About this RNA: Transfer RNA from a Rhodospirillaceae bacterium, 87 nucleotides, folded computationally. The source organism's lineage runs through Bacteria, Pseudomonadati, Alphaproteobacteria, Rhodospirillales and Rhodospirillaceae. Rfam family: tRNA. By type it is a transfer RNA. Rfam links the family to the GO term triplet codon-amino acid adaptor activity.
Formats: sequence, C1' cells, structure tokens
RNA sequence: GCGGACGUGGUGGAAUUGGUAUACACGACAGACUUAAAAUCUGUUGGCGCUAGCGCCGUGCGGGUUCGAGUCCCGCCGUCCGCACCA
Repeated sequence: GCGGACGUGGUGGAAUUGGUAUACACGACAGACUUAAAAUCUGUUGGCGCUAGCGCCGUGCGGGUUCGAGUCCCGCCGUCCGCACCA
C1' cells in the first nucleotide's frame, strides 16, 4: 500500500427483517439470612434535567438516505486478520 472483519452501559455481550437501545451474564450498591463474614436469595444499576414520573440526549467520530438507522450509504479514527512490499 491492497483486501476483509469489527467498534453498543463499569466489563463480556444480545438486538439476525430498518420499527421499544442495552436482553442475558459479570461487577457494583442496598436489603434479607448470619454472632460476624462467605455462599445463597431479593431489589436497583447509561447520562442530564425537572414539575419526580415524565421529558430530552445517548450505539467510535462527522455527514447522508428514510416516516423511522446499532442495522443501509459516504468520509475519517482505532483494533484485529490476510496479502503485497522491504535492505
């Protein structure tokens, strides 16, 4: 340099057809149990705002298509794989 795959909460990862973003697991926090802890069980867990249960924003970054984009298209950044080049 060429080709390909990928980038989603704190972590791993779903969302397979364009139609509720984060299912499920781990972690964290709170509670139950315990003399205490571990294990187990229950609940909560993206961000911001406020009138406190509603609104807005959020899938690497920037554009585009569409009524609607994590998903399709273009550019860029990064990671990985293959090929080529190299004195």